[in-house]
Context: one part of a larger RNA
Molecule: large-subunit ribosomal RNA, domain I
Organism: Rubrobacter sp.
């Protein structure tokens, strides 16, 4: 010095554990904010750095309710003062404080600060000071004043708003809108209308009641899901992209307008006292009421077997007024009955009471069984019990019958939710037929050209749907569609609008589950966006296990001390807090052989 044992070091892999994640089911909630959010600063305990909790009333105050004996949060013990059966500490629901800064809003500013107006209070003999309270733009709504320029309009003043403003994981709609990267290069194409960025909104968004499909036979509003179907097309016919119809399900619903016309009134224009007008006939009266365009407001009216207005005609509760008068009639209004109807569309406030849930709870069966073994019994042996209850966690090893608690039954003063029912309470009521001579049925709209964009659809033979440009109709004998275009035939009524359910996600809450993970895994984080790195945008760790209980070694010894020897706890101390097991590399004593 090597090799081989043995014993220890060192290291922290392995196994076992889990307080932490990951996915995912069911439900619930899906918004918070100028009534000052979200997210922060400083603060706040007797002793107090951090975390939480709270706000100068500051680990709290009040008030109602659980609940029932200890309590003054947690890392964490201790000291000290204290509160508690006259009900605390905890638990919920309401209330009250709520510093500063943060859309930040009285004005400013290097967030957490610095100034100031005015009213009212406090304080001084007064001022200086302190307090509370208003003060930002913008929009909306009401009152008045009110230019150029006569009405007017701009514009000002005063007043009032729970109006907006930001700020939220993903779900959604719109706008704008890429490349890598694949076509084994690449240029159309592809990725993709995807990431991004904007801008809006709801809890769902969007859509949605045929100017749809489909074929001689039908369907009947939208989404969704399942097949049709990688079809049928489309494509440097390359890579690829990629339907519908038509079935089967989910869940279901319709409607409101505009126009024609009637009524009222507002403005202009004509017309001039009459045969134009006041509901209709007759008489008598009034007197510009008349007519024509335009506005408003109300009624009427919503359809495709075409629809409505306008006229006729048959039918239909009841009084009252009213249409200049008077008969007769006819028509509108109001009350009442009788019927129906409603808060998610069709018109809109809502309340009260049930009834069910949410937010704190309560009750809940059965061995203090023997024996033995151990440090401990829930494990073995014997012998009972209960199970609507043998998920599941704790308790000195493995517990239906020890504890929490499970199966099941019960519970609210206070807030909230309900698609439930009821009663208040609003709200609507003519209806059928004919005849089409007459009026209406949504215009710079449909369509064309020409440019584009979307659909399976790359210009194609290219319809349908949008959009830019320029032009530019028709009112039912009317328009559009059926994939170029025509005929026939069928379809459907566009150029306004509103709509629950099924369906999209999950920042948050609850239960519950997993051939998920087990501390180099699992979210980056067993907590931490923490140390730290970076001007900054930004990046971003590592560290888990004594024991069943601290029983955390009292005493002695050796040292300065660390760190040790005895002694003691403990089942165990090679569990001594550098603390379960403790592998390897790695350095050692020791002992054999070898050179």
């Nucleotide at each position: 010095g090597g090799c081989a044992c043995c014993c220890g070091g060192u290291g922290g892999a392995u196994g076992c554990c889990u307080u932490g994640g990951c996915g995912c089911u069911g439900g619930a909630a899906g918004c918070c904010g100028a009534a000052g959010a979200a997210g922060g600063a400083c603060g706040u305990u007797g002793c107090a750095g951090g975390c939480u909790g709270c706000g100068a009333u500051a680990a709290g105050c009040c008030u109602c309710g659980g609940g029932g004996a200890g309590c003054u949060g947690c890392c964490a013990a201790g000291c000290a003062a204290g509160c508690g059966c006259c009900g605390a500490u905890c638990c919920g629901a309401g209330g009250a404080u709520c510093u500063c800064c943060g859309a930040a809003u009285a004005g400013g500013a290097a967030a957490a600060c610095c100034u100031c107006a005015u009213a009212c209070g406090g304080g001084u003999c007064a001022u200086g000071c302190c307090g509370u309270a208003u003060g930002a733009c913008u929009c909306c709504c009401g009152u008045c004043c009110g230019a150029a320029c006569a009405c007017a309009u701009a514009g000002g003043a005063c007043g009032g708003g729970u109006a907006g403003a930001g700020g939220g994981a993903a779900c959604c709609c719109g706008g704008u809108g890429a490349a890598c990267u694949g076509a084994a290069a690449c240029a159309u194409c592809u990725a993709a209308g995807u990431a991004a960025c904007c801008g809006g909104a709801g809890g769902a968004a969007g859509a949605g009641a045929a100017a749809a499909c489909a074929a001689c036979a039908g369907u009947g509003a939208u989404g969704c899901c399942c097949c049709u179907a990688g079809u049928a097309g489309u494509g440097g016919c390359g890579a690829g992209c990629g339907a519908a119809c038509g079935g089967g399900g989910u869940a279901g619903a319709g409607c409101c307008u505009a126009a024609a016309c009637c009524c009222a009134u507002g403005u202009g224009g004509u017309g001039g006292a009459a045969c134009a007008g006041c509901c209709g006939g007759c008489a008598g009266g009034c007197g510009u009421u008349g007519c024509c365009a335009u506005g408003u407001g109300g009624g009427g009216g919503u359809c495709g077997u075409g629809g409505g207005a306008c006229c006729c005609a048959g039918c239909c509760g009841g009084a009252a007024a009213a249409g200049c008068u008077g008969c007769c009639g006819c028509u509108u209004u109001u009350c009442c009955a009788a019927g129906g109807a409603g808060u998610u569309a069709c018109a809109a406030a809502g309340c009260u009471c049930g009834c069910g849930g949410a937010u704190a709870g309560u009750c809940g069966a059965a061995c203090c069984g023997g024996c033995a073994u151990g440090g401990a019994a829930a494990g073995g042996c014997c012998g009972a019990c209960c199970a609507c209850a043998g998920c599941g966690g704790g308790u000195a090893a493995c517990a239906g019958u020890c504890c929490c608690g499970u199966a099941g039954a019960c519970g609210a003063a206070a807030u909230c939710c309900g698609a439930c029912g009821a009663g208040c309470c609003u709200c609507c009521u003519g209806c059928u037929g004919g005849u089409g001579c007459u009026c209406c049925c949504g215009a710079g709209u449909a369509g064309u050209g020409c440019g584009g964009g979307c659909c399976c659809c790359g210009u194609g033979a290219a319809a349908u749907c949008c959009c830019g440009u320029a032009c530019g109709a028709a009112u039912c004998u009317g328009u559009g569609g059926g994939g170029a275009c025509c005929a026939c035939c069928c379809c459907a009524u566009a150029a306004g609008g509103c709509u629950a359910a099924a369906c999209a996600c999950u920042c948050u809450c609850c239960a519950g589950c997993g051939a998920c993970c087990g501390a180099u895994a699992g979210c980056g984080g067993a907590u931490a966006g923490u140390a730290c790195c970076g001007u900054g945008a930004g990046g971003g760790a590592a560290u888990g296990g004594u024991g069943a209980a601290a029983a955390g070694u009292a005493c002695c010894c050796c040292g300065g001390g660390a760190g040790g020897g005895g002694a003691g706890u403990g089942a165990a101390a090679u569990a001594g807090u550098a603390c379960c097991u403790g592998a390897a590399a790695c350095c050692g004593c020791g002992u054999g052989c070898c050179u």